[in-house]
RNA sequence: CCGGGGGGCCGGGCAGCCGCGUCGCCGGAAACGGCGCCGAGGAAAGUCCGGGCUCCACGAAACGAGGGUGGCGGGUAACGCCCGCCGGGCGAGGGUUUCGGCCCAAGCUCAGGGAAAGUGCCACAGAAAGUAUACCGCCGAUGGGGCCUAAAGCCCACAGGCAAGGGUGAAAGGGUGCGGCAAGAGCGCACCGCGCUUCCGGUAACGGCAGCGGCAUGGCAAACCCCACCCGGAGCAAGACCGAAUAGGGGCGGCGCGUGCCGGAUGUUCUCCGGCGCAGGCGGGUUUCGCGCCGAGCAGCCCGGGUUGGUCGCUGGAGCGGCGCAGCAAUGCGUCGCCGAGAGGAAUGGUUGCCGCCGCAGGGCAGGUCCUCACGGAUACCGCCUGCGGUACAGAACCCGGCUUACAGGCCCCCCGGCACA
RNA sequence: GGGCCUGUAGCUCAGUUGGUUAGAGCUGGCCGCUCAUAACGGCUAGGUCGCGGGUUCGAGUCCUGCCGGGCCCACCA
Numbered sequence: 001c002c003g004g005g006g007g008g009c010c011g012g013g014c015a016g017c018c019g020c021g022u023c024g025c026c027g028g029a030a031a032c033g034g035c036g037c038c039g040a041g042g043a044a045a046g047u048c049c050g051g052g053c054u055c056c057a058c059g060a061a062a063c064g065a066g067g068g069u070g071g072c073g074g075g076u077a078a079c080g081c082c083c084g085c086c087g088g089g090c091g092a093g094g095g096u097u098u099c100g101g102c103c104c105a106a107g108c109u110c111a112g113g114g115a116a117a118g119u120g121c122c123a124c125a126g127a128a129a130g131u132a133u134a135c136c137g138c139c140g141a142u143g144g145g146g147c148c149u150a151a152a153g154c155c156c157a158c159a160g161g162c163a164a165g166g167g168u169g170a171a172a173g174g175g176u177g178c179g180g181c182a183a184g185a186g187c188g189c190a191c192c193g194c195g196c197u198u199c200c201g202g203u204a205a206c207g208g209c210a211g212c213g214g215c216a217u218g219g220c221a222a223a224c225c226c227c228a229c230c231c232g233g234a235g236c237a238a239g240a241c242c243g244a245a246u247a248g249g250g251g252c253g254g255c256g257c258g259u260g261c262c263g264g265a266u267g268u269u270c271u272c273c274g275g276c277g278c279a280g281g282c283g284g285g286u287u288u289c290g291c292g293c294c295g296a297g298c299a300g301c302c303c304g305g306g307u308u309g310g311u312c313g314c315u316g317g318a319g320c321g322g323c324g325c326a327g328c329a330a331u332g333c334g335u336c337g338c339c340g341a342g343a344g345g346a347a348u349g350g351u352u353g354c355c356g357c358c359g360c361a362g363g364g365c366a367g368g369u370c371c372u373c374a375c376g377g378a379u380a381c382c383g384c385c386u387g388c389g390g391u392a393c394a395g396a397a398c399c400c401g402g403c404u405u406a407c408a409g410g411c412c413c414c415c416c417g418g419c420a421c422a
Numbered sequence: 423g424g425g426c427c428u429g430u431a432g433c434u435c436a437g438u439u440g441g442u443u444a445g446a447g448c449u450g451g452c453c454g455c456u457c458a459u460a461a462c463g464g465c466u467a468g469g470u471c472g473c474g475g476g477u478u479c480g481a482g483u484c485c486u487g488c489c490g491g492g493c494c495c496a497c498c499a
Stems, first nucleotide, its partner, number of pairs: 001418010012355007020039002023036005041393001045404002048402005053235004059289005066231005071085005086112001087110004093104004113226002118224002120220003135166002137162003142159002144156004174192006193215001194213004199208003239312004249303004254298002258278008280294004305498003319338008356391007364384002367382001369378003423495007432448004441479001450466005472488005
């Protein structure tokens, strides 16, 4: 310099004028006015995951339903997120080769558990699609038939053998090579793949050496399912307090009005009241324990009535920045400094000038560069000048950690390969 | 702000456990019948299955990310 790849960050600046909003102070009876502080984001978005917080009085255990996650290890409050590692696939280019392939490579990517637990599906095509099969084809050694007196030899392709080749398909029960055979075939052997076992390394996923097996075990689990682990529900319009107003109204179905003892009401009976107990009912799907509520109501659903006020929740937090230490890293710990909206349908903007950045056009200039001894000339590119255009996506509403999606344009860092030069 | 549902032809809807080229009715166009219109009969057009990516041999259907449309909610007695 060329090519390939990864990560982080910014996303306008200054000044003038005109505005917007909360809060504080001052003036004012109020309306309002003045002054001062502060005033959006990397995604505030989608609401896709995970939490804090609040309520459901649901506290503990077990089971079930439903949902989710899925290599291994670590990080974290937690996660489907992040980091590291393992395995598969891809990979600019390079090396090697018997030209089939193999090896190296920054990095990218994977919903990456189980298909020898079971069920199911594999359309069309095809002979056969899951206990595999035989259309074309190859063979016909053996058996059979014919030629032949017979043998040898030749012929038929009848029995039968085969799965190499062709063909179908997304997929046809290991791949390549040599041997073997009538033809073939893991039939035999070598290498590779696959499975099993021992040993070694590693926390583990897994990797490696050796041996054995001759291939049984096709694909789909983003089909049901199995295994392991995780999850109660609702959401700040949650919820708490104050105030105002109205009809504490109506309908529907559900479960219920038990019983023993003691005391009381003139109290033996009957009736009523109070207390204690036992059963009963209701409370997250069930059960057990516990707890709470109920005794004439309880809880649910639907239709109605009233209000559209105030305060809290509300922003200092798993916070942000610097430094040090531990760790490969994610991250954690320590220390120092800082306070950066709290808000009601809800403000953070507009304009002018100068500047910045990007694109396009212009022989407008000629500093660099090139041609020339020079004068002088050329202007694709770098640079300067002028003109025009552009300067995104978007916008807090209880708060955090992630993911995903949108985004004009720009800056910085790192890695790999090739070439050239020193 | 929070929660839920939905998208197939111009309109209203089907589409089974993923299977060959996605159907039906109405509407539209042409022809016939009629003096003419309607009705009726015949023929016919019309689809990025909201969009993108993935799993699979194969996706309207399964998974996932976006886009559009619709519905619900507060407090008091």
This is a predicted complex of two RNAs, RNase P RNA and transfer RNA, with 499 nucleotides together. It holds a member of the Rfam family "Bacterial RNase P class A".